[in-house]
C1' cells in the first nucleotide's frame, strides 16, 4: 500500500428486519447498623470518534476522515 474487524456515560459492555439509547460495576445522595462493609431506594452522567448524505425518522444504512486492533507483503 492493500484487506478485515472495533469506536456508545468515568471502566467494561448492549441496543439484530431502520421506531423511546440502557445494563453492571464506579460515583453522589439517602435509609438500615452502635460503626464499617455488605444489602434497600432515589440520582447525577451520552453532540453514540468527527464530518456529510438518505429516510417522517439513523447508534444501526450510504460516502469521506481520524484513531485502535488483527492479517498479508
Nucleotide at each position: 500500500c492493500g484487506g478485515g474487524g472495533c469506536g456508545u456515560a468515568g471502566a467494561g459492555c448492549a441496543a439484530u428486519u431502520g421506531g423511546c439509547a440502557g445494563c453492571u460495576c464506579g460515583c453522589g445522595a439517602g435509609g438500615c447498623c452502635c460503626a464499617u462493609a455488605a444489602c434497600c431506594u432515589c440520582g447525577a452522567g451520552g453532540u453514540u470518534g468527527c464530518g456529510g448524505g438518505u429516510u417522517c425518522g439513523a447508534g444501526u444504512c450510504c460516502c469521506g476522515c481520524c484513531g485502535c486492533c488483527c492479517c498479508c507483503a